[in-house]
RNA sequence: GGCCUGAUAGUGAAGUUUGGCAUCAUGAUGCGUUCGGGACGCAUUGAGCGUGGGUUCAAAUCCCACUCAGGCCA
Numbered sequence: 001g002g003c004c005u006g007a008u009a010g011u012g013a014a015g016u017u018u019g020g021c022a023u024c025a026u027g028a029u030g031c032g033u034u035c036g037g038g039a040c041g042c043a044u045u046g047a048g049c050g051u052g053g054g055u056u057c058a059a060a061u062c063c064c065a066c067u068c069a070g071g072c073c074a
Base pairs, nucleotide, nucleotide: 001073002072003071004070005069006068007067010026011025012024013023020057027045028044029043030042031041032040033039034038050066051065052064053063054062
């Protein structure tokens, strides 16, 4: 230098194929049961998806540029 993959709640991951306002686990908070460490149940909580722009009625998803991380080639 070229190419490829990835970036999504505090943490880890799914969802991108086929566009229709994001799901799960864990965590945190509250309540209840339990003698207790802890466990279980119920409820609540929090991300608009790396940044910017474009297409579209509508974008995590499609297009462009850039940033960061990893990989392959030279």

The prediction has a mean pLDDT of 80. Predicted 3D model of a 74-nucleotide RNA (transfer RNA) from a Candidatus Heimdallarchaeota archaeon. The source organism's lineage runs through Archaea, Promethearchaeati and Candidatus Heimdallarchaeota. The sequence was found in a public genome assembly.